[in-house]
RNA sequence: AGGGACGUAGGUUAAUGGUAGACCUGAGCUCUCCAAAAGCUCUAGUGGGGGUUCGAUUCCCUCCGUCCCUG
Repeated sequence: AGGGACGUAGGUUAAUGGUAGACCUGAGCUCUCCAAAAGCUCUAGUGGGGGUUCGAUUCCCUCCGUCCCUG
């Protein structure tokens, strides 16, 4: 320099155009003599910008970051 993949909660990861879910972590409560375990509830997210669309995590462009390949 050229090509490709990926980016969603603190972490792991679903959602191929129609209300962003799950598990772990965290907080609270119940239970217990205390604790652990278990159960219930809650908190928290689409990398930035632009475009298409009635509607974008999803499609398009660009930038940023990580990784891979070629030279």
RNAcentral holds the sequence, with entries from ENA. A computed fold for a 71-nucleotide RNA from Candidatus Gottesmanbacteria bacterium RIFCSPLOWO2_01_FULL_43_11b, annotated as transfer RNA. Rfam family: tRNA. By type it is a transfer RNA. About the family: Transfer RNA (tRNA) molecules are approximately 80 nucleotides in length.